[in-house]
RNA sequence: CGGGGAUUAGCGCAGUUGGUAGCGCGCACGGUUCGGAACCGUGAGGUCGUCAGUUCGAGUCUGGCAUCCCCGA
Numbered sequence: 001c002g003g004g005g006a007u008u009a010g011c012g013c014a015g016u017u018g019g020u021a022g023c024g025c026g027c028a029c030g031g032u033u034c035g036g037a038a039c040c041g042u043g044a045g046g047u048c049g050u051c052a053g054u055u056c057g058a059g060u061c062u063g064g065c066a067u068c069c070c071c072g073a
Stems, first nucleotide, its partner, number of pairs: 001072007010025004019056001027043005049065005
C1' cells in the first nucleotide's frame, strides 16, 4: 500500500425482506432462608464505532473516516 472480516446494554452475542432494539451472564430491588448459595418474580441499563448520503422511515442499503483481527505485497 491492496483485499477481506468485525464494531449493537458492564461482558458474550442475536436482530430474516428497511417499519417502535432483544437473549444469556452480570447488576439493583423483592420473595424464599437463622444467614448465604441456588431458585422464583420485578426492574434499571442502548445517540446500534463516527460523519455524511438514499428513503416517508436506516442497526439493516451506499460512501468517507477510526479502532481491532486475518490474508497478500
Predicted 3D model of a 73-nucleotide RNA (transfer RNA) from Candidatus Pacebacteria bacterium RIFOXYA1_FULL_38_18. Rfam family: tRNA. It is annotated as a transfer RNA. Gene Ontology term of the family: triplet codon-amino acid adaptor activity. It was read from a public genome assembly. The coordinates come from a structure-prediction model, not an experiment, and the mean pLDDT is 82. Lineage of the source: Bacteria > Bacillati > Minisyncoccota.